Bacterial RNase P class A from Candidatus Zymogenus sp., 374 nucleotides, folded computationally. The gene name in the source record is rnpB. The RNAcentral record of the sequence draws on ENA. Lineage of the source: Bacteria > Deltaproteobacteria > Candidatus Zymogeniales > Candidatus Zymogenaceae > Candidatus Zymogenus.
RNA sequence: GGAGCGGGCAAGGCGGUCGCCGGCGGAUCGUAAAAGGUUCGCGGGAGGAAAGUCCGAGCUCCACAGGGCAAAGGUGCUGGGUAACACCCAGUGGGGGCGACCCCAAGGAAAGUGCCGCAGAAAAUAUACCGCCGGGAGACACCGUCUCCCGGUAAGGGUGAAAAGGCGAGGUAAGAGCUCACCGCGGUCCGGGUGACCGGACCGGCAUGGUAAACCCCACCUGGAGCAAGACCAAAUAGGGAGGCUCUGGCCGGCCCGGCUGUGCCUCCGGGUAGGUCGCUCGAGGCCGCGGGAAACCGCGGCCCUAGAUGAAUGAUCGCCGCUUCCGGCUUCCCGCCGGGGGAACAGAACUCGGCUUAUUGCCCGCUCCGGUU
Numbered sequence: 001g002g003a004g005c006g007g008g009c010a011a012g013g014c015g016g017u018c019g020c021c022g023g024c025g026g027a028u029c030g031u032a033a034a035a036g037g038u039u040c041g042c043g044g045g046a047g048g049a050a051a052g053u054c055c056g057a058g059c060u061c062c063a064c065a066g067g068g069c070a071a072a073g074g075u076g077c078u079g080g081g082u083a084a085c086a087c088c089c090a091g092u093g094g095g096g097g098c099g100a101c102c103c104c105a106a107g108g109a110a111a112g113u114g115c116c117g118c119a120g121a122a123a124a125u126a127u128a129c130c131g132c133c134g135g136g137a138g139a140c141a142c143c144g145u146c147u148c149c150c151g152g153u154a155a156g157g158g159u160g161a162a163a164a165g166g167c168g169a170g171g172u173a174a175g176a177g178c179u180c181a182c183c184g185c186g187g188u189c190c191g192g193g194u195g196a197c198c199g200g201a202c203c204g205g206c207a208u209g210g211u212a213a214a215c216c217c218c219a220c221c222u223g224g225a226g227c228a229a230g231a232c233c234a235a236a237u238a239g240g241g242a243g244g245c246u247c248u249g250g251c252c253g254g255c256c257c258g259g260c261u262g263u264g265c266c267u268c269c270g271g272g273u274a275g276g277u278c279g280c281u282c283g284a285g286g287c288c289g290c291g292g293g294a295a296a297c298c299g300c301g302g303c304c305c306u307a308g309a310u311g312a313a314u315g316a317u318c319g320c321c322g323c324u325u326c327c328g329g330c331u332u333c334c335c336g337c338c339g340g341g342g343g344a345a346c347a348g349a350a351c352u353c354g355g356c357u358u359a360u361u362g363c364c365c366g367c368u369c370c371g372g373u374u
Base pairs, nucleotide, nucleotide: 001370002369003368004367005366006365007364008363009362010361012321013320014319015318016317017316018315020045021044023042024041025040026039027038028037029036047346051357052356054355055354056353057352058351059226060225061224062223072222073221074220075219076218077091078090079089080088081087092106093104094103095102096101107217108216112215113214114211115210116209129157130156131153132152133151134150135149136148137147138146139145140144165183166182168180169179170178184206185204186203187202188201189200190199191198192197230278231277232276233275240269241268242267243266244265245264247262249261250260251259252258285304286303287302288301289300290299291298292297323343324342325341326340327339328338329337330336
């Protein structure tokens, strides 16, 4: 100098002017008192992801209120953390990278069923295309070569993602766990570890191809919907019910009584739309210190209160400073200084937390590999 790996931090600061949304206080209008209006002052006002809504919870309503089974869905190495998790920490095993380091839904294929395209002889009760070896027959010009038939074989070739343990030696007509060593695999035992697992000894000649993000089996977990949850107040020239009065209303043949019913008015009742209030922000909360722990995290003490909008506020602009970059000058470069110009990402809370994932600017620290110079 180049190429990478891991981790951390920040997300401009101060001030002026004009605005926006909440809170508190004062004045004033209003009123019986309020509500409310106007105005002034003080103070607060987005994020590391507020995002995707993918997991886990709190909270609310509905359902069941006890237990079991089934269905459906999810999770799936071990130990720890946590309110909980599919998250986090530390490990184990496997895989990738020269390396720093990274990735893994990682139980069971010896319960059963299914599937394994193309190619290939054969894709799972093994099989035999080429080849190799033995025997027989025939042809040709002897050795020999070629063709056909029968048998042995699976070492070699070929196919495939995968070929019935691998590799070497012995052995054999050629071969073959046929035999042996090593590796792998299975079983038993010993040692270490909380455990996943690791190491070793002995035995077995090899039995068990792959696939469970195929069905399935095993273990564990799970009721549903979501703040537009839900609770309360509650308008009318909307509508319902009850009572009273009215039109000496209508009908029961006329009148009285009684019954049914209509119009209008009054009173009361419950539901409930618009609208309003609550839920709403103090919470598994934040910061600092001490202690425990390898870490995630936990305990104790102190301090702090930090948006609550609902067509939805948190903005605009100017000045100075800081960061970065370009040009010019001070010197020939670096550094530094001066003057001028440019740039600053992703993105906007909507009940609240814990995570994951995705988007994105700049800086810092540690580490790895390669190259060059001394």